[in-house]
Molecule: transfer RNA
Organism: Clostridiales bacterium
RNA sequence: GGGCCGAUAGUUCAGCCUGGCAGAAUGCCUGACUUGCACUCAGGAGGCCGCGGGUUCAAUUCCCGCUCGGUCCA
Repeated sequence: GGGCCGAUAGUUCAGCCUGGCAGAAUGCCUGACUUGCACUCAGGAGGCCGCGGGUUCAAUUCCCGCUCGGUCCA
């Protein structure tokens, strides 16, 4: 330098192909249960979906560029 894959909640990840309310598990907070804690159950908070631009009525999703990480080739 070139090819491919990845970046979404504190953490690990799905969702993207085929555009239309942003989700799961775990963690955190509150309550119930308990003498108390844990477990269990119920509820809640937490995301400008890596950055910039384009297409569109509408973009996490499609297109272009860039940054960072991984991998392969040279």